[in-house]
RNA sequence: AAUGUCAGCCGAACAGUCGCUGUUUUGCUUUUGCAAAAUGGAGGAAAGUCCGGGCUCCAUAGGGUAGAGUGCCAGGUAACGCCUGGGGGGCGAAAGCCUACGGCCAGUGCAGCAGAAAAUAAACCGCCUGAUUCGUCAGGUAAGGGUGAAAUGGUGCGGUAAGAGCGCACCGCGCUUCUGGUAACAGAAGUGGCAGGGUAAACCCCACUCGGAGCAAGACCAAGUAGGAACUCACUAGGCGUGACCCGCGCUGAGUUCGGGUAGGUUGCUACAGGGGUACGGCGACGUACUUCGCAGAUGAAUGACUGUUCUCGACAGAACCCGGCUUACAGGCUGACAUUUUCA
Numbered sequence: 001a002a003u004g005u006c007a008g009c010c011g012a013a014c015a016g017u018c019g020c021u022g023u024u025u026u027g028c029u030u031u032u033g034c035a036a037a038a039u040g041g042a043g044g045a046a047a048g049u050c051c052g053g054g055c056u057c058c059a060u061a062g063g064g065u066a067g068a069g070u071g072c073c074a075g076g077u078a079a080c081g082c083c084u085g086g087g088g089g090g091c092g093a094a095a096g097c098c099u100a101c102g103g104c105c106a107g108u109g110c111a112g113c114a115g116a117a118a119a120u121a122a123a124c125c126g127c128c129u130g131a132u133u134c135g136u137c138a139g140g141u142a143a144g145g146g147u148g149a150a151a152u153g154g155u156g157c158g159g160u161a162a163g164a165g166c167g168c169a170c171c172g173c174g175c176u177u178c179u180g181g182u183a184a185c186a187g188a189a190g191u192g193g194c195a196g197g198g199u200a201a202a203c204c205c206c207a208c209u210c211g212g213a214g215c216a217a218g219a220c221c222a223a224g225u226a227g228g229a230a231c232u233c234a235c236u237a238g239g240c241g242u243g244a245c246c247c248g249c250g251c252u253g254a255g256u257u258c259g260g261g262u263a264g265g266u267u268g269c270u271a272c273a274g275g276g277g278u279a280c281g282g283c284g285a286c287g288u289a290c291u292u293c294g295c296a297g298a299u300g301a302a303u304g305a306c307u308g309u310u311c312u313c314g315a316c317a318g319a320a321c322c323c324g325g326c327u328u329a330c331a332g333g334c335u336g337a338c339a340u341u342u343u344c345a
Base pairs, nucleotide, nucleotide: 001341002340003339004338005337006336007335008334009333010332012310013309014308015307016306017305018304020041021040022039023038024037025036026035027034028033043316047327048326050325051324052323053322054321055214056213057212058211062247063246064245065244067210068209069208070207071206072086073085074084075083076082087101088099089098090097091096102205103204107203108202109199110198124145125144126141127140128139129138130137131136153171154170155169156168157167158166172194173192174191175190176189177188178187179186180185218267219266220265221264228258229257230256231255232254233253238252239251240250241249272294274293275292276291277290278289279288280287281286311314
């Protein structure tokens, strides 16, 4: 210097004029409000609505079945399907990246075609032995070849008529013991010739977890009509009760049709599992203590328009109860660490 990997930050700026909105103060105003001044006013994803919760109601709310979710180990967290650190497997030369990584000896499925044969395993070519009328037939074999995604342990040596774990060495696999580690696992030693393998993001089995509905939740105030009418079932049994079914529990009527009134205002609504700094503990996620700051609350929906200058010439894109994550989109620019290559000293 180039390329790559990981992590972090900014994401048009400044000035002026007019305009919108929250809060505070002052004045006016019966009130709703009006005027002035000061001071705040969209994001790293506000997006997707995919997870987890806070909060509100059902509501006094338990157990089970079905169903759903997660799936290596240990931690973090309010919790999670998230994050951190490890282990196994895979990719990469490396820095690093990915992982839907419990179980196929509980059972049931699936693998078309091709191929001799995909489990009641098996012999197409080939190899060996014998016979032979030279066309072939009989026996043995699964080392070589073919088919296929996959052919039933691999490599080498010996042995054999030719072969084969047939025997041996190493690897692999099963079992036993020991060592390290909290564990997942890793390593070592011994032993056994040991063969039916794959697939669970197939059904399934196992372990753990799981009420529902949602701020249009809910609460209050004002106004107003019709405290309406008819019908059905039931009253010791039934009915109703915010996922399905059963049991339990609570309550005591429940349901259908027609018709009428209201759609206004306040609240919930932003001080929170909140942000920053320092110290300590921890590999880390993070925790504890002290200190400091207050950072949008609209309601048909607020930050817009114009002018001038600058240069990196401006991407993805707008809160609607809130928070922790994940995923997706992103023009251009800046910073740090690590890996590899080249060059110079």

Source information:
Bacterial RNase P class A from a Kangiellaceae bacterium, 345 nucleotides, folded computationally. NCBI's taxonomy places the organism under Bacteria, Pseudomonadati, Gammaproteobacteria, Kangiellales, Kangiellaceae. Its Rfam family is "Bacterial RNase P class A". Gene Ontology terms of the family: tRNA processing, ribonuclease P activity and dimeric ribonuclease P complex. It is annotated as a ribozyme. Model confidence (mean pLDDT): 79 of 100.